Notes:
This is a predicted structure of a 79-nucleotide RNA (c-di-GMP-I riboswitch aptamer) from a Desulfobacteraceae bacterium. The sequence was found by an Rfam model in a public genome assembly. Taxonomically the source falls in Desulfobacteraceae (Bacteria, Pseudomonadati, Thermodesulfobacteriota, Desulfobacterales). Model confidence (mean pLDDT): 85 of 100.
[in-house]
């Protein structure tokens, strides 16, 4: 370097739920707290999901990267 991920090291992230704060909401931000996670690190580019427009379709417009692919970065290291 590729691939690949252990009962290894050294760190990282943090579902639920509780509290305070954005938001019509979906959903976010801080604290706490850990169910997990080898990209749960980063991009809404394909699907999907979900919210809002009087809303079934179809448009708009918004969320989700912890739902799958996809694209891009990275820490470690034993068969």
């Nucleotide at each position: 370097a590729c691939u690949a991920g252990a009962u290894a090291a050294a760190g990282c992230c943090a579902a639920a739920c509780c509290c305070c704060g954005a938001g019509u909401a979906a959903u976010c931000g801080g604290g706490g707290g850990a169910c997990g996670g080898a990209a749960a690190g980063c991009c809404a580019c394909g699907g999907g999901u979900c919210c809002g427009a009087a809303a079934a379709a179809a448009u708009c417009g918004g969320a989700c990267a912890g739902c799958c692919g996809g694209g891009u970065u990275a820490c470690c290291u034993a068969a």